Transfer RNA from a Clostridiales bacterium, 73 nucleotides, folded computationally.
RNA sequence: GCGCCUGUAGCUCAGUGGAUAGAGUGCCCGGCUACGAACCGGUCGGUCGUAGGUUCGAAUCCUAUCAGGCGCG
Numbered sequence: 001g002c003g004c005c006u007g008u009a010g011c012u013c014a015g016u017g018g019a020u021a022g023a024g025u026g027c028c029c030g031g032c033u034a035c036g037a038a039c040c041g042g043u044c045g046g047u048c049g050u051a052g053g054u055u056c057g058a059a060u061c062c063u064a065u066c067a068g069g070c071g072c073g
Stems, first nucleotide, its partner, number of pairs: 001072007010025004018056001028042004049065005
């Protein structure tokens, strides 16, 4: 230098054009308990890496770019 993969909640991930973007886990609060752990319930938490474009509508499609990983030279 070229090609491919990944980037979504604090963490691990789902969501592959449609309506308020989700799950588990974690933090916090409550229940339970003599007190804890476990278990049960609830709350909080997201400019979907960034910037453009296409579309009535984009996390999703296109382009560029940034970061990480793998391969080739």

The sequence was found in a public genome assembly. Rfam family: tRNA. It is annotated as a transfer RNA.